A computed fold for a 79-nucleotide RNA from a Campylobacteraceae bacterium, annotated as c-di-GMP-I riboswitch aptamer. Its mean pLDDT, the model's own confidence on a scale to 100, is 83.
RNA sequence: CUUGAAAAAAGCCAAACCUAUCGCAAGGUAGGGACGGAAAGCCACAGGUCUGCUGAGAGCAGAUGGCUGGGUUGCUGUA
Numbered sequence: 001c002u003u004g005a006a007a008a009a010a011g012c013c014a015a016a017c018c019u020a021u022c023g024c025a026a027g028g029u030a031g032g033g034a035c036g037g038a039a040a041g042c043c044a045c046a047g048g049u050c051u052g053c054u055g056a057g058a059g060c061a062g063a064u065g066g067c068u069g070g071g072u073u074g075c076u077g078u079a
Stems, first nucleotide, its partner, number of pairs: 012037002017032006035066001041072003045069003048064006
């Protein structure tokens, strides 16, 4: 210098729910609140799920990154 189990330390995010607000809706934003998270940081590329166009199919538009995969960035650094 590089790699690097576990443990520890510094911290970080924030589900459901409540209030306000935006949206036809799914859902988003802010405050409160903590179920949980080792990327629960970011990205809608692929799949899934949800909403609208519509009652169905195909399709289009949108949402979901705390559904899965993938891409990318970050903290600690021992045996």